[in-house]
RNA sequence: GGAGUCGGCGAGACAAUCGCUGUAGCGCUUGCGCUGCGGAGGAAAGUCCGGGCUCCAUCGGACAGGGCGCCAGGUAACGCCUGGAGGGCGUGAGCCCAUGGAAAGUGCCACAGAAAACAAACCGCCGGGCUUUGCCCGGUAAGGGUGAAAAGGUGCGGUAAGAGCGCACCGCGCGACUGGUAACAGCUCGCGGCACGGUAAACCCCGCCUGGAGCAAGACCAAAUAGGGGACUUCCGGGUAGGUCGCUAGAGGCAGUCGGUGACGGCUGUCCCAGAUGAAUGGUUGUCGCUCACAGAACCCGGCUUAUUGCCGGCUCCGACU
Numbered sequence: 001g002g003a004g005u006c007g008g009c010g011a012g013a014c015a016a017u018c019g020c021u022g023u024a025g026c027g028c029u030u031g032c033g034c035u036g037c038g039g040a041g042g043a044a045a046g047u048c049c050g051g052g053c054u055c056c057a058u059c060g061g062a063c064a065g066g067g068c069g070c071c072a073g074g075u076a077a078c079g080c081c082u083g084g085a086g087g088g089c090g091u092g093a094g095c096c097c098a099u100g101g102a103a104a105g106u107g108c109c110a111c112a113g114a115a116a117a118c119a120a121a122c123c124g125c126c127g128g129g130c131u132u133u134g135c136c137c138g139g140u141a142a143g144g145g146u147g148a149a150a151a152g153g154u155g156c157g158g159u160a161a162g163a164g165c166g167c168a169c170c171g172c173g174c175g176a177c178u179g180g181u182a183a184c185a186g187c188u189c190g191c192g193g194c195a196c197g198g199u200a201a202a203c204c205c206c207g208c209c210u211g212g213a214g215c216a217a218g219a220c221c222a223a224a225u226a227g228g229g230g231a232c233u234u235c236c237g238g239g240u241a242g243g244u245c246g247c248u249a250g251a252g253g254c255a256g257u258c259g260g261u262g263a264c265g266g267c268u269g270u271c272c273c274a275g276a277u278g279a280a281u282g283g284u285u286g287u288c289g290c291u292c293a294c295a296g297a298a299c300c301c302g303g304c305u306u307a308u309u310g311c312c313g314g315c316u317c318c319g320a321c322u
Base pairs, nucleotide, nucleotide: 001318002317003316004315005314006313007312008311009310010309012288013287014286015285016284017283018282020039021038022037023036024035025034026033027032041294045305046304048303049302050301051300052299053214054213055212056211065210066209067208068207069206070084071083072082073081074080085099086097087096088095089094100205101204105203106202107199108198109197122144123143124140125139126138127137128136129135130134152170153169154168155167156166157165171194172192173191174190175189176188177186178185179184218245219244220243221242228236229235252271253270254269255268256267257266258265259264
């Protein structure tokens, strides 16, 4: 100097002026005025998950449907997050994972190839025969070819030629022991020639979880229309338009401290930080900054995913110079 990777912070600030809106107080001609304190996001987006809340249903189970799928934790909960194990990618820092079961069964693996799973003989090797430069019969799967994948790998022995046919080591399966909470691991041990490919994001099997609908939920008040009864202008039931509530003090924010590898949790203190309803925060001027990108709450919260801009820091690799 360049490239990469991981993490953190921000999304204009200050002042003036006019305008909009929530709330508290005051004034008052009940319509307004004045003053104080507030007024869109890191993703408010997607509507993909999980809940709080509301209503309905519910004796307990089962079936069906749906979801998840290594282990241990966190959390109100989760398909989320943290740490670890196993596997994969990368020189590396790091990143990714629908990660239980193929020895219960069924299905699928195009083309090529002899043959794609109780699966095999095209070339080749060996033996025998014959009408002998060719043909037939038998054995073989070590060599070659095809393919993403072809009856475990290397070496030695053995054989007519070969083959775990036998042996040694490796691989694989089972068991014991050791370490670890566990998933798992082992230049620890023993047994076995060895169940002979892959695929479950194919059907399936196994384990765990799961009632339905949703703020346009729901509660209250209530013009009207239609109707019933009494009655001479009233009462009752249901209830549309409309209005009020739900509607923001929370699984809350911030700071300090303690515990933990971490997600996170405890304790102390402090703060109140949008509640619109045809839908509120805008216009102008000046100064500073240089970045003005993606983009607007509608019951609320915890996640995931997607869009986009600037600054800062850690780590890794490459090159050059001293």
The RNA shown here (Bacterial RNase P class A) has 322 nucleotides and comes from a Gammaproteobacteria bacterium. The coordinates come from a structure-prediction model, not an experiment, and the mean pLDDT is 78. The sequence was found by an Rfam model in a public genome assembly. The source organism's lineage runs through Bacteria, Pseudomonadati, Pseudomonadota and Gammaproteobacteria. The model forms 97% of the base pairs in the Rfam consensus.